Transfer RNA from Albula glossodonta, 74 nucleotides, folded computationally. The sequence is in RNAcentral, with records from ENA, GtRNAdb and Rfam. Its Rfam family is "tRNA". It is annotated as a transfer RNA. Rfam describes the family as follows. Transfer RNA (tRNA) molecules are approximately 80 nucleotides in length. The coordinates come from a structure-prediction model, not an experiment, and the mean pLDDT is 81.

[in-house]
RNA sequence: GGCGCUGUGGCUUAGUUGGUCAAAGUGCCUGUCUAGUAAACAGGAGAUCCUGGGUUCAAAUCCCAGCAGUGCCU
Numbered sequence: 001g002g003c004g005c006u007g008u009g010g011c012u013u014a015g016u017u018g019g020u021c022a023a024a025g026u027g028c029c030u031g032u033c034u035a036g037u038a039a040a041c042a043g044g045a046g047a048u049c050c051u052g053g054g055u056u057c058a059a060a061u062c063c064c065a066g067c068a069g070u071g072c073c074u
């Protein structure tokens, strides 16, 4: 330099033939329980989906460019 893959709560992922409040596990906070932790149970906060632009009535999802990571080729 060329080709491909990945990027979504703190972490790990789902959702990717566009459409109702972006879901789950784990972690965190509060409460119940306990002599006190842990576990269990109940509740809660937290992501406008890597960045910018485009298409569309509507974009995490489609298109373009860029950034980061990763793999292959030269």
Base pairs, nucleotide, nucleotide: 001073002072003071004070005069006068007067010026011025012024013023019057028044029043030042031041032040050066051065052064053063054062